[in-house]
RNA sequence: CCGCCUGAGGAGCGCUGCAACGGGCAAAGUCCCGCGAGGCUCGGCAGGGGGAAAUCGCAAUAACGGCGCUCGUUCAUU
Numbered sequence: 001c002c003g004c005c006u007g008a009g010g011a012g013c014g015c016u017g018c019a020a021c022g023g024g025c026a027a028a029g030u031c032c033c034g035c036g037a038g039g040c041u042c043g044g045c046a047g048g049g050g051g052a053a054a055u056c057g058c059a060a061u062a063a064c065g066g067c068g069c070u071c072g073u074u075c076a077u078u
Base pairs, nucleotide, nucleotide: 001048002047005044006043007042008041009040010071011070012069013068014067015066018039021034022033023032024031038064
């Protein structure tokens, strides 16, 4: 650094629909149908890669998530 799996980022309803996924089509496709808005970020981690970069300690605990609506939590005002 990549990463199966996993935890968190308050909760839910409706709508559209890209990707991914599934199916159809002999095959293929820029096609059709279905599903579909935590797919993103942060942390842990099997395993793998790289590398001399370090290591250790301390501090910090976030920023986001199509559209509409509802609830919760917090702050402010009245």
Annotation
RNAcentral holds the sequence, with entries from Ribocentre. The RNA shown here (SAH (S-adenosyl-L-homocysteine) riboswitch aptamer) has 78 nucleotides and comes from Nitrosospira sp. Rfam family: SAH (S-adenosyl-L-homocysteine) riboswitch aptamer. The family has 52 seed sequences and 1,354 matches in Rfam 15.1.